Bacterial RNase P class A from a Sphingobacteriales bacterium, 321 nucleotides, folded computationally. The coordinates come from a structure-prediction model, not an experiment, and the mean pLDDT is 76. The source organism's lineage runs through Bacteria, Pseudomonadati, Bacteroidota, Sphingobacteriia and Sphingobacteriales. Rfam family: Bacterial RNase P class A. Gene Ontology terms of the family: ribonuclease P activity, dimeric ribonuclease P complex and tRNA processing. By type it is a ribozyme.

RNA sequence: UUUGCAGGCCUCUCUAUCGUCUUUGAAAAAGGAAGGAAAGUCCGGGCAGCAUAGAGCAGUUUGACGGAUAACGUCCGUAUCCGGUAACGGAUGGAAAGUGCCACAGAAAAUAACAUUCGUUGCAAAACGUCUAAGGUGAAAAUUAACUUGAUAGUAAUAUCUUGUUCGGGUAAACCACAAACGCUGAAAGAUCAUGUAAACCAACGUUAAUCCGGUGGCUCGCCGAAGUUGGAGGGUAGAUCGAUAGAUCCUAGUGGUAACAUUAGGACCAGAUAAAUGAUAGAGGUAGUACAGAACCCGGCUUAUAGGCCUGCAUUUUUU
Repeated sequence: UUUGCAGGCCUCUCUAUCGUCUUUGAAAAAGGAAGGAAAGUCCGGGCAGCAUAGAGCAGUUUGACGGAUAACGUCCGUAUCCGGUAACGGAUGGAAAGUGCCACAGAAAAUAACAUUCGUUGCAAAACGUCUAAGGUGAAAAUUAACUUGAUAGUAAUAUCUUGUUCGGGUAAACCACAAACGCUGAAAGAUCAUGUAAACCAACGUUAAUCCGGUGGCUCGCCGAAGUUGGAGGGUAGAUCGAUAGAUCCUAGUGGUAACAUUAGGACCAGAUAAAUGAUAGAGGUAGUACAGAACCCGGCUUAUAGGCCUGCAUUUUUU
């Protein structure tokens, strides 16, 4: 100096005036107030309810090895293979348990001999037998492979050397086999209070846990339930409070670890609306102010959209000393 690779940060800031919502307060006043993805609703949980709650089958999801985590289909590290000059990026259990599929070309795609070599018969064409698994076709045509014994290293996947065998190659986001995991619903979930009515009426099945009824994914068994369950007609109310933000929270430092992360100490409280609030004006600053875009139970991830700016490390190109 060129071109790349990987990671991180910001998302306007400050001052003044007025305004909106919320916390504390008698008031005055003081504090705080939309994102890196708040999006998707794709995974995992917390929480609430069923509920006292189990087993099996079906089904669904994941799949190199080891670790992290509340958990995950997430993250970190390592291994093998592929791509790249490289930094790096991507893929990943089983085909020797069985079944299925592999167009075209080729003799033949699994019950491999078309041609070639050699031999016999034959005028010849050709027929029968024999050698050979590359000389052609094709993505793939049978030892350039697969499986396996032992030793060394490693926690392991695996690597190096070595023993033996033959069961052909590819394909499992084809069926399938193996291993592990999985109850459902969802904040319009749920809970409480007030007002008021009709714990009333009709029908079916039941109220002995038996063969019936009901019990929050499907089926079976088990367990539980009786002012029951399901359906119908009809009556009253539609107000308030909670859930609802103090957390698997955030910041700083130490220690341990390659890292993800864990732990110890100190400090902080940073939206809680309920038809939906965070806006306007002026000045200054500034590398840029815009793109994608607005919380509504909460948290950890993944995926998607995206303007501009900054920082760190690594690889490569060129030149100079």